[in-house]
The RNA shown here (c-di-GMP-I riboswitch aptamer) has 115 nucleotides and comes from Candidatus Kuenenia hertensis. The sequence was found by an Rfam model in a public genome assembly. Taxonomically the source falls in Candidatus Kuenenia (Bacteria, Pseudomonadati, Planctomycetota, Candidatus Brocadiales). Model confidence (mean pLDDT): 83 of 100.
RNA sequence: UCACGAUAAAGGCAAACCCUGAGUGAUCAGGGGACGUAAAGUAAUAGGGUCUUUAAACUCGCGAGGAAGUAGUAAAAAACAACUAAGCGGAAAGAAAGAUAGCCUUACUGCCGAA
Numbered sequence: 001u002c003a004c005g006a007u008a009a010a011g012g013c014a015a016a017c018c019c020u021g022a023g024u025g026a027u028c029a030g031g032g033g034a035c036g037u038a039a040a041g042u043a044a045u046a047g048g049g050u051c052u053u054u055a056a057a058c059u060c061g062c063g064a065g066g067a068a069g070u071a072g073u074a075a076a077a078a079a080c081a082a083c084u085a086a087g088c089g090g091a092a093a094g095a096a097a098g099a100u101a102g103c104c105u106u107a108c109u110g111c112c113g114a115a
Stems, first nucleotide, its partner, number of pairs: 004113002012037002017032006035102001041108003046105003049100006059090004069083002072080002
């Protein structure tokens, strides 16, 4: 120096959860807290995965025997009846924009030194 990583030493980081704040959300920031961690340091404009949001091809169900909405009865839901009159819901290929470095690979940097 390269690899490697001790029941070594010194020091570091901090999952879940709780509180406060930001965001539609994934999630993030600060405080508490420790499951873990030898890169749990940095990079999301390197690649893949996962997650979120937005609209959505195709498709399924309900709907003029009244969808959605508005006000009423009712604690609320269901239900009822009035007005209006055509939509509502599920699932989802692919897409766009995001989140995650404590999912993996990658790039860069870094403390210590037994075998």